[in-house]
Molecule: c-di-GMP-I riboswitch aptamer
Organism: Dehalococcoidia bacterium
RNA sequence: GACCGAAAAGGCAAACCCAUCGAAAGGUGGGGGCGCAAAGCUACAGACCUAACCCCCUGGCCCGGGUAAGGUGGCUGAGCUGCCGAA
Numbered sequence: 001g002a003c004c005g006a007a008a009a010g011g012c013a014a015a016c017c018c019a020u021c022g023a024a025a026g027g028u029g030g031g032g033g034c035g036c037a038a039a040g041c042u043a044c045a046g047a048c049c050u051a052a053c054c055c056c057c058u059g060g061c062c063c064g065g066g067u068a069a070g071g072u073g074g075c076u077g078a079g080c081u082g083c084c085g086a087a
Base pairs, nucleotide, nucleotide: 004085005084011036012035016031017030018029019028020027021026034074040080041079042078044077045076046075047072048071049070054066055065056064
């Protein structure tokens, strides 16, 4: 130094509630802890979520269907960075 994950010091923060942004998915702040050794950062690849605009349907509208340039890093991979030091 790498692999690995006992201990120690800490860290983050699911669901849910309140407020707020958003068409929604979801985001942000506060509370709250399900859990996490990268649950730190990055939408590059895959996957999944939503469907405003747009397209289809219709005489027209609604409904419905399609669709991401929207979203999820706590879905996976990948990239970058990082605390500690037992077997």